[in-house]
RNA sequence: AAAUCAAUGGAGAGUUUGAUCCUGGCUCAGGACGAACGCUGGCGGCGUGCCUAACACAUGCAAGUCAAGGCGUAGCUUCGGCUACGACUGGCGCACGGGUGAGUAACGCGUAGGUUACCUACCCCUACCCCUGACAUAACACCGAGAAAUCGGUGCUAAUAUCAGAUGAGGAGCCGAAAGGCUUCAAAGGGGCAACCCGGGUAGGGAUGGGCCUGCGUCCGAUUAGGUAGUUGGUAGGGUAACGGCCUACCAAGCCGACGAUCGGUAGCUGGCCUGAGAGGGUGGUCAGCCACACUGGGACUGAGACACGGCCCAGACUCCUACGGGAGGCAGCAGUGAGGAAUAUUGGGCAAUGGGCGAAAGCCUGACCCAGCGACGCCGCGUGUGGGAUGACGGAGCUCUGCUUCGUAAACCACUGUCGGAGGGGAAGAAAAGUCCCGUAUGCGGGACUGGGACUGUACCCUCAGAGGAAGGUUCGGCUAACUACGUGCCAGCAGCCGCGGUAAAACGUAGGAACCGAGCGUUGUCCGGAAUCACUGGGUGUAAAGGGUGCGUAGGCGGGCUUGUGCGUCAAGGGUUAAAGACCUCGGCUCAACCGAGGCAAUGCCCUUGAUACGGCAAGCCUUGAGUGCGGGAGAGGAUGGUGGAAUUCCUGGUGUAGCGGUGAAAUGCGUAGAGAUCAGGAGGAACACCGAAGGCGAAGGCAGCCAUCUGGACCGCCACUGACGCUGAGGCACGAAAGCGUGGGGAGCAAACAGGAUUAGAUACCCUGGUAGUCCACGCCCUAAACGAUGUACGCUUGGCGUCGGGACGCAAGUCUCGGUGCCGGAGGUAACCCGUUAAGCGUACCACCUGGGGAGUACGGUCGCAAGGCUGAAACUCAAAGGAAUUGACGGGGGCCCGCACAAGCGGUGGAUCAUGUGGUUUAAUUCGAUGCAACGCGAAGAACCUUACCUGGGCUUGAACUGCAGGUAGUAGGGAGACGAAAGUCGAACGAACCGUAAAGCCGGUUGCCUGCAGAGGUGCUGCAUGGCUGUCGUCAGCUCGUGCCGUGAGGUGUUGGGUUAAGUCCCGCAACGAGCGCAACCCCUAUCCCUAGUUGCCAUCAGUUCGGCUGGGCACUCUAGGGAGACUGCCCGCGCAAGCGGUGAGGAAGGUGGGGAUGACGUCAAGUCAUCAUGGCCCUUAUGUCCAGGGCUACACACGUGAUACAAUGGACGGUACAAUGGGCGAAGCCGCGAGGCAGAGGUAAUCCCCAAAGCCGUCCUCAGUUCGGAUUGCAGUCUGCAACUCGACUGCAUGAAGGUGGAAUCGCUAGUAAUCGCGCAUCAGCUACGGCGCGGUGAAUACGUUCCCGGGCCUUGUACACACCGCCCGUCAAGCCAUGGGAGCUGGGGGCGCCCGAAGACGCACGCAGGUGCGUUGAAGGCGAAACCAGUGACUGGGGCUAAGUCGUAACAAGGUAGCCGUACCGGAAGGUGCGGCUGGAUCACCUCCUUU
Repeated sequence: AAAUCAAUGGAGAGUUUGAUCCUGGCUCAGGACGAACGCUGGCGGCGUGCCUAACACAUGCAAGUCAAGGCGUAGCUUCGGCUACGACUGGCGCACGGGUGAGUAACGCGUAGGUUACCUACCCCUACCCCUGACAUAACACCGAGAAAUCGGUGCUAAUAUCAGAUGAGGAGCCGAAAGGCUUCAAAGGGGCAACCCGGGUAGGGAUGGGCCUGCGUCCGAUUAGGUAGUUGGUAGGGUAACGGCCUACCAAGCCGACGAUCGGUAGCUGGCCUGAGAGGGUGGUCAGCCACACUGGGACUGAGACACGGCCCAGACUCCUACGGGAGGCAGCAGUGAGGAAUAUUGGGCAAUGGGCGAAAGCCUGACCCAGCGACGCCGCGUGUGGGAUGACGGAGCUCUGCUUCGUAAACCACUGUCGGAGGGGAAGAAAAGUCCCGUAUGCGGGACUGGGACUGUACCCUCAGAGGAAGGUUCGGCUAACUACGUGCCAGCAGCCGCGGUAAAACGUAGGAACCGAGCGUUGUCCGGAAUCACUGGGUGUAAAGGGUGCGUAGGCGGGCUUGUGCGUCAAGGGUUAAAGACCUCGGCUCAACCGAGGCAAUGCCCUUGAUACGGCAAGCCUUGAGUGCGGGAGAGGAUGGUGGAAUUCCUGGUGUAGCGGUGAAAUGCGUAGAGAUCAGGAGGAACACCGAAGGCGAAGGCAGCCAUCUGGACCGCCACUGACGCUGAGGCACGAAAGCGUGGGGAGCAAACAGGAUUAGAUACCCUGGUAGUCCACGCCCUAAACGAUGUACGCUUGGCGUCGGGACGCAAGUCUCGGUGCCGGAGGUAACCCGUUAAGCGUACCACCUGGGGAGUACGGUCGCAAGGCUGAAACUCAAAGGAAUUGACGGGGGCCCGCACAAGCGGUGGAUCAUGUGGUUUAAUUCGAUGCAACGCGAAGAACCUUACCUGGGCUUGAACUGCAGGUAGUAGGGAGACGAAAGUCGAACGAACCGUAAAGCCGGUUGCCUGCAGAGGUGCUGCAUGGCUGUCGUCAGCUCGUGCCGUGAGGUGUUGGGUUAAGUCCCGCAACGAGCGCAACCCCUAUCCCUAGUUGCCAUCAGUUCGGCUGGGCACUCUAGGGAGACUGCCCGCGCAAGCGGUGAGGAAGGUGGGGAUGACGUCAAGUCAUCAUGGCCCUUAUGUCCAGGGCUACACACGUGAUACAAUGGACGGUACAAUGGGCGAAGCCGCGAGGCAGAGGUAAUCCCCAAAGCCGUCCUCAGUUCGGAUUGCAGUCUGCAACUCGACUGCAUGAAGGUGGAAUCGCUAGUAAUCGCGCAUCAGCUACGGCGCGGUGAAUACGUUCCCGGGCCUUGUACACACCGCCCGUCAAGCCAUGGGAGCUGGGGGCGCCCGAAGACGCACGCAGGUGCGUUGAAGGCGAAACCAGUGACUGGGGCUAAGUCGUAACAAGGUAGCCGUACCGGAAGGUGCGGCUGGAUCACCUCCUUU
């Protein structure tokens, strides 16, 4: 100084839906690692490195040392001996250090204690002692055995080896109250001339290190619930350093366990480490503490200490040696090898430092250790250059492609710098000691001088030199998540953490360019924590999302009213001890910094001790009455049990009357009936259930309980206040009750009715409907124990606004009314809730206790256990699989849901289609081609308002290749361009004679230049080739339907709602009223056009009332009145009247008016839907073709023809046909009149007309005649012949004309279309396209001109409101189960195999203990005992013919169960049945729609 306290600390995102909120899982972003893998790799520092086979190990090294001893060998010798080496005797050490984590769930570890129940070599202190003797033995020598390891015999010898005796301060034991007494126990010497030094013994103390004991803490499984015989305790003894069943004998029968014993699985524990805001969670490698182990198992010996990693004995497995007789070995020490594995290093240097052993010391030993080596394995640091430099170079990439953008100041180039690496030179610290000498001294030691010592290492560091010279990659770029383009690919190849990308325009695949992020690394994989409040102590839930036990009684347990006192266990406070070091944190310091390291400090939430406090909880004692209970007095009730009893009804039996049906259904049939049913009357039998009262009512813990009477009996409530005095609440286990179905035994059996049978229905109908019908339903006794056992809401208590009912009791004297206690309902406040909703009967606010939940499926399944007679119940997983499964609410859509309302939607009518023939379009078929497109409505007389060639896109064949048409550039070009006789040819085209140029510069000319043209070449053209699912534009359709939205406000967490709903009204979201809405936009309407009336203006080509003329034609004069024309205007607005209504408006055949309620018609088509249609009108992105998919030509095809469909024409006739006569239009076009010829189509001819001028101009109708019901005087197909016209050309393949021919067809099955008035029907006329025309089509025009609409039940379409929904690609939706196929995991399974542990028995090594042989040596026996063997049983795992279900898998089969009233409402439990979903019976639930009724509430 700081650490400390305040006060340092907390982010989310993607994914369920059309959208929303919630629930809920999955996934991601962060950090970490003893890592591994992929790509890449310059330097250094500090760390770190077999996580797997505690698998097996070659080789080397890892523990020795010593002034004790004697001995051997060699050297020296002053012959005394000394020095060196060596094995041996002896001392100390080898129990440390080093390794590993197998075992262990334990006093093993951690923490705090205890030990009066103990030990401690070496070290320190103190006291005392060290006396006298003795016997051996190794080495050695000799002999012997053996292959070896090794061993035996004989002989010699020493000691600090061993033994005996003595001494006893002292220790130990015994006796004793004590004093004291008795017994017993030591030792070793060595060195030195010496001083002295090193040792030895006994005892006490210390220090250090340990042993043992105890409290507390220490993983998972109850699908492990009971365990235990030395077991628990006692007595006595043994044993140990020491307590103890540690061991033995005897006695007792205990001991442990739901506070989880026992058993099974897993695991060394800790300081710490990682993560986290924390609480927690995970982890225990390196470093440190403890434990355990040392090939596996057992055992002891020695020793202070071991049951001993580099010691011994035994057994086992394995390896090695062997002379086959026997032996040897143990890397989980350091290196190293093999093996295993995704994976983990050198058979290195040194004892210089630190530490250890021995030694007095020098020293020796030390794979501890210090260093080095290898590996980006981790952390940290540094570098790969810096500044300038725009022709924004070349090149790459992109693009809107003249050109621009980007890589990019990037490069080149210029000027610098010099880290690292390289070369040269210098060069530490780490060293303190030690030895020798000297000095001081307290004799332990201290100081000085000199000598000398470093593995790392010539290293760190410093200087110099050269030189930008040697040094950058990895991943990613759809969202999360920072970063985008091009090409390739075409649900392929591939990607992917989740959501998801890829089916021809991929920012998601692959490549490239660019970009982003990190950087000597970057990604991937794995694991842990986090996010995850997703196990919730901090910090969650359970009405409907997963979750309240079916209900009660009650044990343990948990929790517990008021007052007082005591205690001080919990609790709180203060102090003390401990919480090792390292680590973390703070401060300071050392390596240039950092990592790393050092020092000091803080902290260490815990435990223990001492002291104190006493509010709260506990405990003890005493008291209280409000919690709880008892007593007394009352009334209510389908509460329970038993016994009796009553009437109605069904059925059956008997009898009577009576006759042909009954019954049943949507309709039927099966069934019953002439042997007399049904109907009806009377009598009888029997079983079951109790109408009305009856209700939202009552009672009960729940299940549940209903005629009436009696007996027995439980509970609740009210009133009174008397008594007890916390006696209470909850309740794991436990016990009891527990609908229906079902089971057993015995009864009973009327009705009903699973199964079953028959009849129907149906594609089928194992169903729904019908006729029968057995278990069962009923009773008694005994089981079962489950339900949508529901309020889907555990029990108890307290608190928190109200209103309206109802049941029971009470008070105010009765009534009315008010108040009150208890129950039971509805609405609703605060509050709660994801919302729905709950709301004093809570799902609000609190307390206590119990139960339960943790994604969906697999599965309430399997296995195990348990209960049951069985059915089955209770308990209850995993593998695997999915990215969701879900709740509530919203908007739509849909419903074989509801309400209201429209439309030629139905109905009422008229005429058609479907039958015939023909035309035309389409499908199909055919073809060389029959080009292409359009395909329910909304394709099909559609694109096509004109296919013989052309068109034309198709086919066959023949040609052209800068091309038939366009633009530009370069080069060439006078006999050039042009021109084309002629030749070949089907044409296109190919060849090609004569003749033969122009314009501009320029006034003139040219052999000069340029241009046009032509040729060659290059850019590029061209494509009716593909994609309408890349597009623009245009169009169809719902639909001329009345809707679709917005702003602001308000409501809702939100999607969203409100407005736009409601009451009326309208053709209309048209208008009015109301209203948390107020306004507005696109639509509706209106404005526009045509038409109906009138007026004004104008008057030719139009018109002609009046006047005149007339060839009788508005022809002429004349006139614009009328018609008309075409410009303007008027008019109609529910304006007026009556009625109704608040109003809007409606009604009135009301007035007026040409027209009346939109007068009629047209144009006009909201937001949007159908990936609707069109790339072949056009335009256009992308792709494709380029001597062809372009282009030209000839011919063919689009016109085919067994068939099928659509749209039409003409008919089938008399309301008609034929013939004759005769009248009246409009639109429009540009045409062609009169006249002549032709039967006619038409021809000749050409007046008039560029048009209100000329031309084309009706038919039905009307008048008359004939036909008289027939395949016809209907009908006209088809065919033959002859013609006309257009056109280059009518064969394929034109129209028309004449003559001849004269088919089907007699009004059309199922089905189906149009039309509501100038409409349908019917009649003709015109026009576009066009040479002509297959036009009967299309678009227009006018003529004649109806019928019907009660009405909205039904069909279709639509609008609004509402309801249900599991639909949202929106019912052409969704979806269930069997079967079939493939794949996957799993249960059962005759068995088979393996494993660990336990139990009983047999055998039994080493060793220990005991006994015996007189003792010792030794031997034998007994007990115990590893390994081994035998046996029975249980458990765990693997495998198994076959078998069971389950899951998953774009387009398999059968059906249709569920979602709407899902077409039989669904679901739950149970039982039976069925290919399957499932069906049916019984009881239950609403988590059922709809209609009606009843009741209640709210508002007006």
This is a predicted structure of a 1500-nucleotide RNA (small-subunit ribosomal RNA) from an Ignavibacteria bacterium. Rfam family: Bacterial small subunit ribosomal RNA. Its family is annotated with ribosome and structural constituent of ribosome in the Gene Ontology. NCBI's taxonomy places the organism under Bacteria, Pseudomonadati, Ignavibacteriota, Ignavibacteria. Its mean pLDDT, the model's own confidence on a scale to 100, is 84.